RNA sequence: CGCCGAAUCUCCUGAACGGGGGGUUCUUUUUGGGGCGAAUCAGCAUCAUCUGCUGUAGAGCAAUUCUUCUGUUCGAGCCCGGCAACUAACCUCGUAGGCGUCGAAGA
Numbered sequence: 001c002g003c004c005g006a007a008u009c010u011c012c013u014g015a016a017c018g019g020g021g022g023g024u025u026c027u028u029u030u031u032g033g034g035g036c037g038a039a040u041c042a043g044c045a046u047c048a049u050c051u052g053c054u055g056u057a058g059a060g061c062a063a064u065u066c067u068u069c070u071g072u073u074c075g076a077g078c079c080c081g082g083c084a085a086c087u088a089a090c091c092u093c094g095u096a097g098g099c100g101u102c103g104a105a106g107a
Base pairs, nucleotide, nucleotide: 001100002099003098004097008015009014016095017094018093019092020091021090032083033080034079035078036077041055042054043053044052045051058074059073060072061071062070065107066106067105068104069103
């Protein structure tokens, strides 16, 4: 300096960005259900299990921005604890952590 991400600016009992809960009505409840996130789903192999490959919904990067092409990477994990659709007023929470990219054309 730059990248993923909401995760920054301030020092004022703040601002900004992001998440959850929350009426009427409606729907649903061992086939348990739900949240954050791009991270779902399928097949095959191994096989009590564990695990692995191949794809895939989807997501990111290629250093002004946009479009196109091309290339490349990810496609995890964690949490609530029987319980929450959406949702006005309202209530409440987070501001971490981890990394090192640089191909082309047009406007």
The RNA shown here (c-di-AMP riboswitch aptamer (ydaO/yuaA leader)) has 107 nucleotides and comes from a soil metagenome.
The model forms 96% of the base pairs in the Rfam consensus.
The sequence is in RNAcentral, with records from MGnify.